Predicted 3D model of an 86-nucleotide RNA (c-di-GMP-I riboswitch aptamer) from Thermotalea metallivorans. The organism belongs to Thermotalea, within Bacteria. The coordinates come from a structure-prediction model, not an experiment, and the mean pLDDT is 84. The RNAcentral record of the sequence draws on Rfam and Ribocentre.

RNA sequence: AAAUGAUAAAGGCAAACUUGUCGAAAGGCAAGGACGCAAAGCCAUGGGUCUAAGGUUUGUGUAACUAUGAUUGCCAGGCUGCCAUU
Numbered sequence: 001a002a003a004u005g006a007u008a009a010a011g012g013c014a015a016a017c018u019u020g021u022c023g024a025a026a027g028g029c030a031a032g033g034a035c036g037c038a039a040a041g042c043c044a045u046g047g048g049u050c051u052a053a054g055g056u057u058u059g060u061g062u063a064a065c066u067a068u069g070a071u072u073g074c075c076a077g078g079c080u081g082c083c084a085u086u
Stems, first nucleotide, its partner, number of pairs: 002086004012037002017032006035073001041079003045076003048071003054066004
């Protein structure tokens, strides 16, 4: 420096759910809690998915469409990194 993640060690993160809080919502944050994770570290760049406040259409309905909102623990891509083995 590269490849790989079988075993082990040092450690790390934390799904559902509960409480509080922010938000129109999706969802975020904090604490508790562990389903899982070798990038479940970082970036909304491409695709997917969720929401629809505002806007548009319609002309009244529990309506349709729309991201500038959200998701990286949906996938791809980019950047960085621990340990072990080769």